[in-house]
Formats: sequence, structure tokens, C1' cells
RNA sequence: UGAUAGAGGCGCGGCCGACAUCAGUAGCUUCCGAUCUGGGACGGUAAUCCAGGAAGCGAAAGGGGACGCCGCCGAAGGGCCAGCGGUCUUGCCGGACCAAAGGUACCUGGGCAAAGGGAGAAUAUCUUUUUGACUGUCGCGGAUAUCCGCGGAGAGCUGUCGU
Repeated sequence: UGAUAGAGGCGCGGCCGACAUCAGUAGCUUCCGAUCUGGGACGGUAAUCCAGGAAGCGAAAGGGGACGCCGCCGAAGGGCCAGCGGUCUUGCCGGACCAAAGGUACCUGGGCAAAGGGAGAAUAUCUUUUUGACUGUCGCGGAUAUCCGCGGAGAGCUGUCGU
């Protein structure tokens, strides 16, 4: 230096999905009110629709997810660029948001706990920042029971074969 094969453990990701939540919410039906001026549905404009109470019926999507199956160990996640396709009643103008595939050697070895930020209906979950011990790996130093201290990062580490 090239190829190949491996290791770290509540290890990473994907698919299916019982089930819980969403929620007695949205919506529908009936009844009683209201209907002027005025108000509301991201902003403007033109339309369209809505509005308060009671009773009855009563969801879904997104997010989570046991068991099982699949692919794996930069597994993967994030930042930035980018934007198939969508949401906010309809058309036009504007604005905000979600987001497939892809690119980028910019960050992170790994899981956990606590506190803070963001998303979310949420105490779930995801993501991020800081701190902490733990753990794997290599380097340096000390001990020599294989332990202790300090430091680094996966573009790393270990085994085998080659140049």
C1' cells in the first nucleotide's frame, strides 16, 4: 500500500404488524338559538363556507409499536447543498411548512443517564448541545496478577494473503 475476512453490544438500520395513543377530538344527524353592523378559515383579492348550546352516533392520518423477517459494523445519524411530490377551503399573487431520490471526507467510535433546545396531541418517540461515568480500539508512560493514568479518532483497529 492492495485484496479479503472480522470485532465492539440494551450494537445500527429497513420491512411487516397485533396493540395502545391520537380522542369521546374532527365530522355527521336531530332540536333550540343566531343571521343587521361586524367576525373567522396564513396575508391580499374574488368567491365559497362557517359561527352558540344540548343530545345521539363517532373516525382517520402522521408519530409509537411486541413477535417475526431482512440487510449490516460509518453499521447509521446529523449539518450544508438540493427539491420528485405535497399541506395551509377554491382561482390568482405572496408567504410559511412537510418532504422522495441525490450530492458533500463538515460533525459523531458506541450505547446509557441527567439538564437544555427543536419537532410532535403527548409524559411516547425522533433529533441536537453540554456534562458524567461505562465500554471497545490504538498510542505514550507506569506496574508486571493484566491492572492504573493521560491522550487520539472509525479515512480507525485486528487477522490472513500479496506488492
Notes:
This is a predicted structure of a 163-nucleotide RNA (Lysine riboswitch aptamer) from a sheep gut metagenome. The coordinates come from a structure-prediction model, not an experiment, and the mean pLDDT is 80. The RNAcentral record of the sequence draws on MGnify. Rfam family: Lysine riboswitch aptamer. About the family: Riboswitches are metabolite binding domains within certain messenger RNAs that serve as precision sensors for their corresponding targets.